A computed fold for a 145-nucleotide part of an RNA from an uncultured bacterium, annotated as small-subunit ribosomal RNA, 3' minor domain.
[in-house]
Context: one part of a larger RNA
RNA sequence: CACCGCCCGUCACACCAUGGGAGUUGGGAGCGCCCGAAGCCAGUGAGCUAACCGCAAGGAGGCAGCUGUCGAAGGUGAGACCAAUGACUGGGGUGAAGUCGUAACAAGGUAACCAUAGGGGAACCUGUGGUUGGAUCACCUCCUU
Numbered sequence: 001c002a003c004c005g006c007c008c009g010u011c012a013c014a015c016c017a018u019g020g021g022a023g024u025u026g027g028g029a030g031c032g033c034c035c036g037a038a039g040c041c042a043g044u045g046a047g048c049u050a051a052c053c054g055c056a057a058g059g060a061g062g063c064a065g066c067u068g069u070c071g072a073a074g075g076u077g078a079g080a081c082c083a084a085u086g087a088c089u090g091g092g093g094u095g096a097a098g099u100c101g102u103a104a105c106a107a108g109g110u111a112a113c114c115a116u117a118g119g120g121g122a123a124c125c126u127g128u129g130g131u132u133g134g135a136u137c138a139c140c141u142c143c144u145u
Base pairs, nucleotide, nucleotide: 003108005105008101009100011098013095014094015093016092018090019089020088023085024084025083026082027081031077032076033075034074039070041068042067043066044065047063048062049061052059053058111132112131113130114129115128116127117126118125119124
């Protein structure tokens, strides 16, 4: 390996990953604004001042101080991205022996299927149009006997 066949879907249970989700938490980066250390540069410099100039008075030059641009860190705002988590919820996958039926495979017991619309626990059912990848019957043409 038996039509004692094959086989479809809902439901129940278990596990796995995943979508939506009021939100919640965190992360790094960019942007706007506030603040602005050190420092560079620029301006100012009435205080201070050894070498240079000057006989001297003083001058040149320098230093402190003050102001400004840039500026790390910090603060803050609105968005974008990423990750985790989230009541509830959607389908998917997997599973030795669960439930309900019996849709398909033979004309599978209403032929099946496609499109479309309605309906139904679930496979599905019904209407309309189409296909033969349907059997049976009739006729025609052809092949074999």